Record summary: Predicted 3D model of a 92-nucleotide RNA (SAM riboswitch aptamer (S box leader)) from Hymenobacter mucosus. NCBI's taxonomy places the organism under Bacteria, Pseudomonadati, Cytophagia, Hymenobacteraceae, Hymenobacter. Its mean pLDDT, the model's own confidence on a scale to 100, is 86. Of the family's consensus pairs, 97% are formed in the model.

RNA sequence: UUUUUAUACAGAGGCGUGGAGAGACAGGCUCUACGAAACGCCGGCAACCCUCAGAGUAUCUGAAACGGUGCCAAGUCCUGACCAUAUAAAAA
Numbered sequence: 001u002u003u004u005u006a007u008a009c010a011g012a013g014g015c016g017u018g019g020a021g022a023g024a025c026a027g028g029c030u031c032u033a034c035g036a037a038a039c040g041c042c043g044g045c046a047a048c049c050c051u052c053a054g055a056g057u058a059u060c061u062g063a064a065a066c067g068g069u070g071c072c073a074a075g076u077c078c079u080g081a082c083c084a085u086a087u088a089a090a091a092a
Stems, first nucleotide, its partner, number of pairs: 001092008013042005021031003025080004043072003048068002051063005076084001
């Protein structure tokens, strides 16, 4: 990167570096020098994988949060396309 499956109305931010953009895309709307992106540190949320227990066992329910990811403005910010985008797991 591609494919498959699942999920997307809940939840959770401070500091430092940095110095003008950011919210995927188009159109809106919004955030931003009272400091954007990015990076670092610390903290937190959630519970996909992992782990544990149970059941009516291709799966479902519950527990846990050390480990692997993810996430922490606005309902995926709104509308559109609804596999468009994002994330997880598996395969190539």